[in-house]
């Protein structure tokens, strides 16, 4: 250098064109004499960054950053 893969909630992930979601994790409440599980509620995202395309972009198109693999 070139080739793919990928970046989205503290985390690991989901989400192929119409206002973003799930488990875990946090907070609050219940339950207990107490904790812990169990159940109810709730916060919480400039979806890498910049441009295009479209009424409308997390999703499609170009470029650039980083992250992992392969070749050289």
């Nucleotide at each position: 250098g070139g080739c793919g893969a990928g970046g989205u909630a503290g985390u690991u992930c989901a989400g192929u064109g119409g206002u973003a979601g799930a488990a875990c994790g946090c907070g609050a409440g219940u339950c207990u004499c107490a904790u812990a599980a169990g159940c109810u509620c709730g916060a919480u995202g400039u979806c890498g960054c910049c441009g295009g395309u479209u009424c409308g972009a997390u999703c499609c198109c170009g470029g650039c950053c980083c992250u992992c693999g392969c070749c050289a």